[in-house]
Notes
A computed fold for a 347-nucleotide part of an RNA from an uncultured bacterium, annotated as small-subunit ribosomal RNA, central domain.
Context: one part of a larger RNA
């Protein structure tokens, strides 16, 4: 260099954009880099390989060929890749006129509900457990009405509904603003796929300052349990859990399935749109979402138009368990740690 894989066996980056490279749509003309064919020139000499010939064979010497699959010129071929150079519209994008959405970010505002604090009525228990106790209460609690404050979440609605690249998004109302369908079929004329490097987003937790703190709750402390209980169970309770700003960058970040294209039997239900219709309804087309189920596939299990089928293109990763995602070096961080990542040994 070449092979095999990557949904559970090792293996898909967490997910975007995008630089360099690989890859690329349909017609024509040109050129001849690459691609082919043909002369040449070299490709040292021994060595291998084939035909000989010398030593009584042989190893060995020696003649002659082949080979030396290459590199250089030179002549041609031009289907296919490259370049040019004009052209198309199937790709990809404007455009125009519709609807749906928990997509984002700022700012207001709503009612249940807990807690706490006033004040009314009312007494003796209230909590809480398998069963109790700590614990709260005669300094008036629990309960119960009325007031009043503060925060943190949004009940039904609601649904393998919806949207988002992914992490993720849910009470209502304005702003501002992303992307995605559908319909017309005007414009543009391959403007395109991916993408090492970069870069940017990215749950909880965590860490700075500075705020805020209702209710939950690591740590803590009691109090059961229990041999023992640095657990489960209870009563408490600090960080946190909330806001802005700043960081960390990690998940079983999972569809444990990378993107992006085309092409492969059906059957059901849903979601937003468009068109036909006999307008209770049904049909039938594009995009998304479930469930089944053939053919292929797979080690099975399953998967099957949202493939894990049949292909093409490009990138990541994989290469026996442990030791070990360590240990050294180095990058990033405020730490916490990330990230890149061996080896001795050992079975």
């Nucleotide at each position: 260099c070449u092979g095999g894989g990557c949904g559970u066996a090792a293996a898909g980056c967490g997910c975007g954009c995008g630089u360099a490279g690989g890859c690329g749509g349909c017609c024509a003309a040109g050129c001849a880099a690459g691609u082919c064919g043909g002369a040449c020139g070299u490709g040292a000499a021994a060595g291998c390989c084939c035909c000989g010939g010398g030593c009584u064979u042989a190893a060995c010497c020696u003649g002659g060929g082949a080979a030396u699959u290459g590199c250089g010129c030179c002549c041609g071929a031009u289907a296919c890749u490259g370049c040019u150079u004009g052209g198309c519209u199937a790709g990809a994008g404007u455009g125009u006129g519709g609807g749906a959405g928990a997509g984002g970010a700022g700012a207001g505002u709503g009612g249940a509900a807990u807690u706490c604090c006033c004040g009314g009525u009312g007494u003796a228990g209230c909590g809480g457990u398998g069963a109790a106790a700590u614990g709260c209460g005669u300094a008036g609690a629990u309960a119960u009405c009325g007031g009043g404050a503060g925060g943190a979440a949004c009940a039904c609605c609601a649904g393998u509904g919806g949207c988002g690249a992914a992490g993720g998004c849910g009470g209502c109302u304005c702003u501002c603003u992303g992307g995605a369908c559908c319909a017309c079929u005007a414009c543009u004329g391959a403007c395109g796929c991916u993408g090492a490097g970069g870069u940017g987003c990215g749950a909880a937790a965590g860490c700075g300052u500075g705020g805020g703190g209702a209710g939950c709750g690591a740590a803590c402390a009691g109090g059961a349990u229990u041999a023992g209980a640095u657990a489960c169970c209870c009563u408490g309770g600090u960080a946190g859990u909330c806001c802005a700003c700043g960081c960390u960058g990690u998940a079983a970040a999972c569809g444990a399935u990378g993107u992006a294209u085309g092409c492969u039997a059906g059957u059901u239900g849903u979601u937003g749109g468009g068109c036909c219709u006999u307008u209770c309804g049904g049909g039938u087309u594009c995009a998304g979402u479930g469930a089944c189920g053939c053919a292929g596939u797979u080690a099975a299990c399953g998967c099957a138009g949202u493939a894990a089928g049949c292909a093409u293109a490009c990138c990541a990763c994989c290469u026996g368990g442990g030791g070990a995602g360590u240990a050294c070096g180095u990058u990033c961080g405020c730490a916490a740690g990330a990230a890149u990542g061996a080896a001795a040994c050992u079975c």